Transfer RNA from Enterococcus sp., 73 nucleotides, folded computationally. Model confidence (mean pLDDT): 82 of 100. Its Rfam family is "tRNA". Rfam describes the family as follows. Transfer RNA (tRNA) molecules are approximately 80 nucleotides in length. Lineage of the source: Bacteria > Bacillati > Bacilli > Enterococcaceae > Enterococcus.

[in-house]
RNA sequence: UGCGGAGUGGGGAAAUUGGUAUCCCGCUGGUCUCAUAAUCCAGAGGUUACGGGUUCAAGUCCCGUCUCCGCAA
Numbered sequence: 001u002g003c004g005g006a007g008u009g010g011g012g013a014a015a016u017u018g019g020u021a022u023c024c025c026g027c028u029g030g031u032c033u034c035a036u037a038a039u040c041c042a043g044a045g046g047u048u049a050c051g052g053g054u055u056c057a058a059g060u061c062c063c064g065u066c067u068c069c070g071c072a073a
Base pairs, nucleotide, nucleotide: 001072002071003070004069005068006067007066010025011024012023013022019056027043028042029041030040049065050064051063052062053061
């Protein structure tokens, strides 16, 4: 320098051919217990890396930028 892949709550991962962003762990409160843990119930937490474009509608499609990984030179 070129090509390919990845970036989604605090952590790990889903999201079908573009149509309500979901699950597990963790966190907070409650339940239970003499008490703690476990169980069960409820809740908070997201600019989907950043900036544009297309569309009635974008995590998803297009363009550019940044970071990480791999391959080639």